[in-house]
Context: one part of a larger RNA
RNA sequence: UUGGGCGUAAAGGGCGUGCAGGCGGACUACUAAGUCGGGUGUGAAAGCUUUAGGCUUAACCUGAAAAUUGCGCUCGAAACUGGUAGUCUAGAGUACAGAAUGGGAAAGUGGAAUUCCUAGUGUAGGAGUGAAAUCUAUAGAUAUUAGGAAGAACACCAGUGGCGAAGGCGGCUUUCUGGUCUGAUACUGACGCUAAAGCGCGAAAGCUAGGGGAGCAAACGGGAUUAGAUACCCCGGUAGUCCUAGCCGUAAACGUUGCAUACUAGGUGUAUGUGGUAUCGAUCCCACAUGUGCCGUAGUUAACGCAUUAAGUAUGCCGCCUGGGGAGUAUGCCCGCAAGGGUGAAACUC
Numbered sequence: 001u002u003g004g005g006c007g008u009a010a011a012g013g014g015c016g017u018g019c020a021g022g023c024g025g026a027c028u029a030c031u032a033a034g035u036c037g038g039g040u041g042u043g044a045a046a047g048c049u050u051u052a053g054g055c056u057u058a059a060c061c062u063g064a065a066a067a068u069u070g071c072g073c074u075c076g077a078a079a080c081u082g083g084u085a086g087u088c089u090a091g092a093g094u095a096c097a098g099a100a101u102g103g104g105a106a107a108g109u110g111g112a113a114u115u116c117c118u119a120g121u122g123u124a125g126g127a128g129u130g131a132a133a134u135c136u137a138u139a140g141a142u143a144u145u146a147g148g149a150a151g152a153a154c155a156c157c158a159g160u161g162g163c164g165a166a167g168g169c170g171g172c173u174u175u176c177u178g179g180u181c182u183g184a185u186a187c188u189g190a191c192g193c194u195a196a197a198g199c200g201c202g203a204a205a206g207c208u209a210g211g212g213g214a215g216c217a218a219a220c221g222g223g224a225u226u227a228g229a230u231a232c233c234c235c236g237g238u239a240g241u242c243c244u245a246g247c248c249g250u251a252a253a254c255g256u257u258g259c260a261u262a263c264u265a266g267g268u269g270u271a272u273g274u275g276g277u278a279u280c281g282a283u284c285c286c287a288c289a290u291g292u293g294c295c296g297u298a299g300u301u302a303a304c305g306c307a308u309u310a311a312g313u314a315u316g317c318c319g320c321c322u323g324g325g326g327a328g329u330a331u332g333c334c335c336g337c338a339a340g341g342g343u344g345a346a347a348c349u350c
Base pairs, nucleotide, nucleotide: 003322004321005320006319007304008303012318014201015200016199017198021194022193023192025088026087027086028085029084030083031082033081034080035077036076037075038074039073040072041071042070049065050064051063052062053061054060091191092188093187094186095185096183097182098181099180103177104176105175106174107173108172109171110154114150115149116148117147118146119145120144121143125136126135162169163168206247207246208245209244210243211242215241216240220236221235222234223233258317259316260315261314262313263312266295267294268293269292270291271290272289273288274287275286276285278283299306300305323350324349325348332343333342334341335340
């Protein structure tokens, strides 16, 4: 390379959007580029293959055929792919009515707790640990009562419950705003799927500037422990954690499982909606759709397991893998203020 693969062995891009590209629903007519068939020209000779012959045989030589799987021209076929024209509604979308929602942004606001400050009561401890000590307290602590300040996070509700593409999202109110689902009709008429580039989003930590700083807490200081203890435990404590503007662009960014579509036993929870049935009604039961769990048949898998939310059966498109180490290193290029990130080898070695 032909291939074979990607839940756990190497391998799904962190997620979306999307130009090009690839692929693409039903019917009719035309076309004839792909496709298929006939004819014809060419495809040098030698060689290879088959066959016949010549050297006593063979090697070797000579003749004939075949082959040269290709290309050009020409005449046809019209199922499929493509193209052109027209039509359709099952894909996709729009309108309408409703529903759920920690989806996003901004502004405002509430109570509990914590720490600190002021004042009262009150007296000898408090704190901490395996045990202690550092620490704190007669300059009145801890406890308790009243008042005040600040910042951060939102107990219960809370749920393999909800929403979001992912990251993620949780007190309450208002404003702005995104997506989803259900129902019944009407409309558009393939407008679709995927997506290299590109663009956007992207936890935490980190960076720049300006604020803020209650609690917690890398670093750091002290006390213990220990042979030592640059730790685990304790007392402190600065960046940071918070806000605004900008950067960074990575994670076990995980369901370690790309997206879309179709098909393939069931059972049982749960969330939202709709319809039906019983009922005076609350409510219960049944059905359907969309999500989210568990169990399980066929099938599949190396096994574990997966199993209508597939890792089953198929199609389309993208990404990625190809023994371990060297190495996600070196080098070059691109990005970044930096930290570093992206792309990404080889020698050598087993």

Small-subunit ribosomal RNA, central domain from a metagenome, 350 nucleotides, folded computationally. Rfam family: Bacterial small subunit ribosomal RNA.